[in-house]
Order: sequence, then structure tokens, then C1' cells
RNA sequence: GAAGCUGGCUAGACAGUCGCCGCACUCGCAAGAGUGGGGAGGAAAGUCCGGGCUCCGCAGAGCAGGAUGCCGGUUAACGACCGGACGCCGUGAGGCGAUGGAAAGUGCCACAGAAAAUACACCGCCCAAGUUCCUUCGGGAAACGGUAAGGUUGAAAUGGCGAGGUAAGAGCUCACCGCGCUGGUGGCAACAUCAGUGGCAGGGUAAACCCCAUCCGGAGCAAGACCAAAUAGGCUGGCCAUGACGUUGCUCGCGUCGCCAGCGGGUAGGUUGCUCGAGCGUCAGGUAACGAAACGCCUAGAGGAAUGACUGUCCACGACAGAACCCGGCUUAACGGCCAGCUUCUUUU
Repeated sequence: GAAGCUGGCUAGACAGUCGCCGCACUCGCAAGAGUGGGGAGGAAAGUCCGGGCUCCGCAGAGCAGGAUGCCGGUUAACGACCGGACGCCGUGAGGCGAUGGAAAGUGCCACAGAAAAUACACCGCCCAAGUUCCUUCGGGAAACGGUAAGGUUGAAAUGGCGAGGUAAGAGCUCACCGCGCUGGUGGCAACAUCAGUGGCAGGGUAAACCCCAUCCGGAGCAAGACCAAAUAGGCUGGCCAUGACGUUGCUCGCGUCGCCAGCGGGUAGGUUGCUCGAGCGUCAGGUAACGAAACGCCUAGAGGAAUGACUGUCCACGACAGAACCCGGCUUAACGGCCAGCUUCUUUU
């Protein structure tokens, strides 16, 4: 110098004018006025996980269903994060991985291929024994016999490779590698490594059903709480024609119909929940995620829903995008700029 990897920060700047939504103070009986100060994000988004909070309710057990799935840790909790192990990718810094069980059972493995799983035999190889045929009786040929080394197909073919062995072959035997089992050592563990041992038995697929382990009550701020009209209806008490209607033709009785007062529930409306919080910064500690004590800081709170518009100057000409109860994550979107650590290559000293 070039190309990269990882992590973090930022998201046009400055000034002025006029508005909008809260807050504090002052003036005012009130309506309101004045002054000061605050007013979107790294994702406010998707609503995919986890929790706080609220109500239902008391969730104990079983079934069903869902989620997660190497080990250790962090956390309020998690499917998140950190560290480690293993596997794969990259020259490397680094990146990616739902990574328990295929010997409980069931299913599936397209096309091609002989065969896709109780293995099998298309081409090929072989006649040692047995069998069949031929024979000049020496032998020769072969499959209905043996074989699974070689070929062919496929994403995947029943441990790999070499030697011995054999009629040809074969873990049939042996060495090495792989795998299983046992033990030692290191590590909290996942696991690694060493030694011995077994000739090797059952290919893959569990984000196929399933099995095992752990976790999960439901609904959500339009949750919920408080205040509370008009009208209608409800309950209680009183009053009235001693009336009308119904009950049996009549009488009594009973019921319904009227007026007034009180009570209580709900609706409209208003208030609250509402933003000071598992908060942020410094910082002991910890490899890290995280984080004790102490000190410091305050950071929108609307409710048809504010956060805008204009002017001037400048630049590298400005992306994605707009809070609605709150918080921790994940995912997705995104013009650029800056910083730190590290890697590879090249050049110079």
C1' cells in the first nucleotide's frame, strides 16, 4: 500500500421565525396570558420468543398439545447471550451448525441401478469338491454350482488399504487406519489422549412418526381500577281513585296499571393505569456474558393521537424508517461516515 475479519460509535451541521403535545413557575375569580425547560429509533418495524404488571382464577394429578435438546455459566426469564467441546468451511483473522436416541417399534430412500436393507447377483471371475453333458478315458465344457475381489448406477452399495491365502474369492488370517468395549491420565463437564482388547455385528433419514429428558394455566393496557349524567328498566318505602282490567256469573281476596322519595348496577363522559425503570454512567470483581456497594444522572407520555413548516449559510447532499403499558432478546430494512483490535499478500528500510 491492497484485500479482508471482528467489535463499537454515529445517522447532515449551525442560526433565526411561526406552530403542535406535556411539565415547572408567575399573573389572573375564571377564560386565559407570559417566562423557562423537555419532546422518536438503532431499528420506534415484524409481533417471533421471554419476563414484569393486570384480571379470570387457584392451575394438584393424568391425557392431549406445543417448545427446547453437546457441556459449563449469565439472567427476573428465555428458544437469548457468553465461554468451551466436537463437526464442516476459509491460506488466515474468523464464520456456520436443533449437535439426545436409528440396537423400542413403524415408515421413507425419487431417477438410475443386479441390488436401497430378513440384502442381492446384471456384466464379470472360478471349476477344488459335489452335479450335468461330452470324451480318443489323459481330459474338456458348463450352470441349476461357487464367489463378492473388478465393472456398471446412485446423494448413499454392507468397514478402508496392503499383504497372505484361495479353484476363484472373502476379516478367512495378519499389519496400519477406522469402529465397538474395558481401563489409565487430563478436564467440573462435553470431550481429548494413551494402553489393552473384539475380527467387525444392525447403510441413511428423527426440522418423518416416535422414544427419552426439561419447561409451559388462560386472556391481555380495548388488561384493569375509580368518579359518574340523561333516558329506560330493577329493588325498597309511602301516597291515591277505593278507580279500570284480569282471575269464576257475583262478593271477598290476589295480581297488573298511576304518582312521589330513596337505594343500587350498567351506559355516555371524565380520571387513572402512564412512565423513576430487573433504568443509564463511573466502578470492585469476572476470560466473557454479566455485575456488588457507593456516587452521579433523568431520559416523550399523546388519546383521532404532538414531535412540524419556512428562511439563510455550509458540506461529503443525507438511507431505512414514526413511540402508544413497560422491559430483555431475536429477525428483517438501511445512503454513508468514524474508531479500535486482528489476518493475508506485496513493497521499502